[in-house]
RNA sequence: GCCGUUGUAGCUCAGCUGGUAGAGCAGCGCCAUGGUAAGGCGCAGGUCGUCAGUUCAAACCUGACCAACGGCU
Repeated sequence: GCCGUUGUAGCUCAGCUGGUAGAGCAGCGCCAUGGUAAGGCGCAGGUCGUCAGUUCAAACCUGACCAACGGCU
């Protein structure tokens, strides 16, 4: 230098052919207990790596960058 894969909540990951983003764990509150753990109910947390483009509409399509990993030279 070239090619590929990945990038979504604090962490691990879903997200079906484009239609207003979810789960588990962690966190907070409440219930329950004499008390703790386990358990039940609820809440909060994300401008989907960045910037552009296409579209009525983009996490999803296109391009360029950035980062991690792998391969080639």